[in-house]
RNA sequence: GCUGGAGUAGCUCAGUCGGCAGAGCACGGGCAUGGUAAGUCCGGGGUCGCGGGUUCGAUUCCCGCCUCCAGCU
Numbered sequence: 001g002c003u004g005g006a007g008u009a010g011c012u013c014a015g016u017c018g019g020c021a022g023a024g025c026a027c028g029g030g031c032a033u034g035g036u037a038a039g040u041c042c043g044g045g046g047u048c049g050c051g052g053g054u055u056c057g058a059u060u061c062c063c064g065c066c067u068c069c070a071g072c073u
Base pairs, nucleotide, nucleotide: 001072002071003070004069005068006067007066010025011024012023013022019056027043028042029041030040031039049065050064051063052062053061
């Protein structure tokens, strides 16, 4: 330098025929226990990597850039 993949909650990841952003774990609170853990219920937390474009509307489609991984040279 070229090709492919990935980037979404604190962590691991879903969600891609465009139409309200989610799960598990973690975190906070309630219940329960003599008490703790486990259990159970509820809750907080997101510029969907960044900047543009298309569209009534973009995590999703298009372009550029950045970071990480793999391969090629």
Transfer RNA from a soil metagenome, 73 nucleotides, folded computationally. The RNAcentral record of the sequence draws on ENA and MGnify. Its Rfam family is "tRNA". It is annotated as a transfer RNA. Its family is annotated with triplet codon-amino acid adaptor activity in the Gene Ontology. Rfam describes the family as follows. Transfer RNA (tRNA) molecules are approximately 80 nucleotides in length. RNAcentral records the identical sequence in 5 taxa. Its mean pLDDT, the model's own confidence on a scale to 100, is 83.